The part of an RNA shown here (large-subunit ribosomal RNA, domain II) has 684 nucleotides and comes from Stramenopiles sp.
Rfam family: Bacterial large subunit ribosomal RNA.
A source record names the gene rnl.
Model confidence (mean pLDDT): 82 of 100.
RNAcentral holds the full RNA, with entries from ENA.
Context: one part of a larger RNA
RNA sequence: AUCAACAAGUUUAUUUUAGUGGCGAGCUUAAGUAUUAUAAAUAUGCAGGUGUAAAUAAAUUAAGUUUUAAAAUGCGCAUAGUCUCUAGAAUAAUACCCGAAACUAAGUGAUCUAACCAUGAACAGGUUGAAUUUUAAGUGGUAACACUUAUUGGAGGACCGAACCCGUACAUGUGGAAAAAUGUUGGGAUGAUUUGUGGUUAGGAGUGAAAGGCUAAUCAAACUUAGAGAUAGCUGGUUUUCUGCGAAAUCUAUUUUAGUAGAGCGUUUAAAAUAUUAUCUUUGUAUUGAGGUAGAGCUCUCGAUAAGAAAUGGGGACGAAAGUUUUACUGAUUUUAUUGAAACUUCGAAUGCAAUACAAAUGAUUUUAAGCAGACAGACUAUGAGUGCUAAGAUUCAUGGUCAAGAGGGAAACAGCCCAGAUUAAUAGCUAAGGUCUCUAAAAGUAAUUAAGUGAAUAAGAUGUAAUUGAGUGUCGACAACCGAAAGAUAGGCUUAGAAGCAGCCAUUCUUUAAAGAAAGCGUAAUAGCUCAUUGGUCUAGCUUUUUUGCAUUUAAAAUGAAUAGAGGCUUAAAUUACUUACCGAAGCUUUAAAUUUAAAUAAAAAUGGUAGCAGAACGUUCUGUAAAUUUAUGAAGAUUUAUGGCUAUAUAAAUUGGAGAUAUCAGAAUUGAUAAUGUUGAU
Numbered sequence: 001a002u003c004a005a006c007a008a009g010u011u012u013a014u015u016u017u018a019g020u021g022g023c024g025a026g027c028u029u030a031a032g033u034a035u036u037a038u039a040a041a042u043a044u045g046c047a048g049g050u051g052u053a054a055a056u057a058a059a060u061u062a063a064g065u066u067u068u069a070a071a072a073u074g075c076g077c078a079u080a081g082u083c084u085c086u087a088g089a090a091u092a093a094u095a096c097c098c099g100a101a102a103c104u105a106a107g108u109g110a111u112c113u114a115a116c117c118a119u120g121a122a123c124a125g126g127u128u129g130a131a132u133u134u135u136a137a138g139u140g141g142u143a144a145c146a147c148u149u150a151u152u153g154g155a156g157g158a159c160c161g162a163a164c165c166c167g168u169a170c171a172u173g174u175g176g177a178a179a180a181a182u183g184u185u186g187g188g189a190u191g192a193u194u195u196g197u198g199g200u201u202a203g204g205a206g207u208g209a210a211a212g213g214c215u216a217a218u219c220a221a222a223c224u225u226a227g228a229g230a231u232a233g234c235u236g237g238u239u240u241u242c243u244g245c246g247a248a249a250u251c252u253a254u255u256u257u258a259g260u261a262g263a264g265c266g267u268u269u270a271a272a273a274u275a276u277u278a279u280c281u282u283u284g285u286a287u288u289g290a291g292g293u294a295g296a297g298c299u300c301u302c303g304a305u306a307a308g309a310a311a312u313g314g315g316g317a318c319g320a321a322a323g324u325u326u327u328a329c330u331g332a333u334u335u336u337a338u339u340g341a342a343a344c345u346u347c348g349a350a351u352g353c354a355a356u357a358c359a360a361a362u363g364a365u366u367u368u369a370a371g372c373a374g375a376c377a378g379a380c381u382a383u384g385a386g387u388g389c390u391a392a393g394a395u396u397c398a399u400g401g402u403c404a405a406g407a408g409g410g411a412a413a414c415a416g417c418c419c420a421g422a423u424u425a426a427u428a429g430c431u432a433a434g435g436u437c438u439c440u441a442a443a444a445g446u447a448a449u450u451a452a453g454u455g456a457a458u459a460a461g462a463u464g465u466a467a468u469u470g471a472g473u474g475u476c477g478a479c480a481a482c483c484g485a486a487a488g489a490u491a492g493g494c495u496u497a498g499a500a501g502c503a504g505c506c507a508u509u510c511u512u513u514a515a516a517g518a519a520a521g522c523g524u525a526a527u528a529g530c531u532c533a534u535u536g537g538u539c540u541a542g543c544u545u546u547u548u549u550g551c552a553u554u555u556a557a558a559a560u561g562a563a564u565a566g567a568g569g570c571u572u573a574a575a576u577u578a579c580u581u582a583c584c585g586a587a588g589c590u591u592u593a594a595a596u597u598u599a600a601a602u603a604a605a606a607a608u609g610g611u612a613g614c615a616g617a618a619c620g621u622u623c624u625g626u627a628a629a630u631u632u633a634u635g636a637a638g639a640u641u642u643a644u645g646g647c648u649a650u651a652u653a654a655a656u657u658g659g660a661g662a663u664a665u666c667a668g669a670a671u672u673g674a675u676a677a678u679g680u681u682g683a684u
Base pairs, nucleotide, nucleotide: 001684002683003682004681005680006679011093012092013091014090015089016088017087018086019085021083022082023081026050027049028048032044033043034042035041054061055060064075065074096237097236099234103227104226105225106224107223108222114201115200116199117198118197119196120195121194122193123191125160126159127158128156134150136149137148138147139146140145164188165187166186169184170183171182172181203219205215206214207213240618241617242616243615244614245613250263251262252261253260254259265374266372267371268370269369270368271367272366273365279364280363281361282360283359284358285357286356287355288354289353295347296345297344301341302340303339304338305337306336307335308334309333313329314327315326316325317324318323378403379402380401381400382399383398384397385396386395387394408419409418410417423594424593425592426591428590429589430588434584435583436582437568438567439566443581444580445579446578447577448576449575455570460554461553464551465550466549467548470545471544472543473542481538482537483536484535485534487511488510489509492506493505494504517532520531521530522529595608596607597606598605619673621670622669623668624667625666629663630662631661638657639656640655641654642653643652644651645650
């Protein structure tokens, strides 16, 4: 992993609601007993329970009563209950099933390991050479003795290194050869050494050269058994079919935000309102209301800008002081003009909301009571706002939509976008969004634009191009290009080493001219030299510029691989703009056939997506009665295969196999249904 079997709302008691049946101002027995007897059933049993009267703390009173001096108020009074059974729910119990980590009690462990006790054992070989000895010699000392040389000696948690013990580094191994090893390398190796045997200490306890280490592959509290099916607001699972309706992810409260309760939203039953003139819903029109948002504005409040006036204060001058005067200071306040505001308003919409009236609908719902829920983690999108960076697939509200719980078509693919709401069937037709060169169902035309493969993105820039709009200029020759001229006074004056049009300062005249600046650039040390302005000629028809707009262009850099039209590919288009008429296109609509539901004599009509959930109707399994019946060796159950019926769960029949039981119908009772629980067991 596959297959098979097993595997989860049960039982008892009480309460309550609905239904069913009995009796009914009553209803009902419990334990027990008797009879027959396997159980059961019947009879008995009237203790008790509930109802028929309540009020009060109570005495007590009583259709009333309590409070009170008395009353109001409060509670009660105009009769329906009770018992059995069935179903739903609640409560108590393990209470739908599996699942902790833990807690408590009583025991078992020191054959592993930690420490200790008793008694034994082990340590090749080599090196170093402490204290000490000798008085042998020397020196010092009165001496003890000290030092030197020599001699002797054999110490050490000394050195090197096997056995032995350990486990430093790397590699292999990692379902291993091994639940900790192997290889190479390494540390200790006479000691706080290693080790055999026996013994002691234990679970909030031991032992620990201390790492929370170790205490039998288990340790921040061992293991075994029991309390025990501990508890789990948490995760997972929860078994046949069809039909009707169908949510929520909000508010309030909560040691509460993973939960729960009440409300809102769902469902079922009953009752009531309304079906023909109007109850409810929706829409439209009209009228009447409340309001302070958008906008706007500056009257108020708080701010901002410009220009004045200006009290007070500071500084200066004069003065003995009082004070006078003055000012590039200060600037309350005020004038004029302009302006901002969620917590400003002299103003003020549209929508929305409420009410009334009228109209329409191929709308039917609404309210109350009772039973049962689920849900209280929402998501994106559009619009209005807060927080944030007017960031976020961010977050918090409000109002719609979709998803959630919604399939189908479109957006290449794509819960939340666009179209559209799937009862079933159909080789039928029409459309929506979106499309019509090929993949791929369906297309043509007209008029323009784009050259960028633009056809996906901003500001800004730019002789891209098409249009638009004004101004100027031009056959008295424009714009551009080409061939010439571009001079003289003069190297203006000053400055300076130099300054000659062109470092700098000042001035910027005149002449000759068709025209030519005391020069707009390049250049030189300074000159020189080359252009420009200006002008003549050649040439010949438009040229220069402003405004606004369309399309294109640059702007344009990202991480696995073209990689942002889905691909091929597309250029008077298969791109873009405007227009026209066709067609394709969905589970939409229509048509045909059928089912079910509502309601109902039929017919016709309408409806039938669906998670949580509520409600209804069925199928099958085992056992019991029916059944001393039916069926069966003329072949039961079971198995395999096929056919037929039923919307379905499933049923019936036949053939083969099988070899002994099986069972209709209608009832009853349940250990009653498995593709899922890292489910359990077995087989492969």